[in-house]
RNA sequence: GCCCCCAUAGUCCAACGGAUAAGACGCAAGGUUGCGGACCUUGAAACCGGAGUUCAAUUCUCCGUGGGGGCA
Numbered sequence: 001g002c003c004c005c006c007a008u009a010g011u012c013c014a015a016c017g018g019a020u021a022a023g024a025c026g027c028a029a030g031g032u033u034g035c036g037g038a039c040c041u042u043g044a045a046a047c048c049g050g051a052g053u054u055c056a057a058u059u060c061u062c063c064g065u066g067g068g069g070g071c072a
Stems, first nucleotide, its partner, number of pairs: 001071007010025003018055001027043005048064005
């Protein structure tokens, strides 16, 4: 330098173009307990940035940024 892949809560990981953006761990509150842990209930918390296409974009396209891999 060229090519390919990836980017979603604190972490991991889902989502035929139309869902209230799902789940697990973690966190908070309550229950339980002599106190904790475990367990039960509830809750807070996310779409890398900018354009484009579309009635509608986390999803498709382009550019950028970051990460990973291959070739040179």